A computed fold for an 89-nucleotide RNA from Carboxydothermus islandicus, annotated as c-di-GMP-I-GGC riboswitch aptamer. It was read from a public genome assembly, where an Rfam model found it.

RNA sequence: CCCGAUAAAGGCAAACCUGGCGAAAGCCGGGGGCGCAAAGCUAUAGGGGCUAAAGCAGGUUGUCUUGCUAUGCCAGCCAGCUGCCGGGG
Repeated sequence: CCCGAUAAAGGCAAACCUGGCGAAAGCCGGGGGCGCAAAGCUAUAGGGGCUAAAGCAGGUUGUCUUGCUAUGCCAGCCAGCUGCCGGGG
């Protein structure tokens, strides 16, 4: 540097249920295990995706509705950085 098991020590924890936070996306705690060789860390400042409170624009004037928009969110989407064990160079 590359590769990864039927190995060893382990680790994480999807959906769903539940308590809480949040406008939402989503997050935290408990339960639970679909899976993961990085499912470890990194989010205006690599890309991509989600939400739209506030704000802006419009519409049939309604405690209404449509659209735009991230400084909000996701790394278990790609990616960057770091790392256990083993095999090969």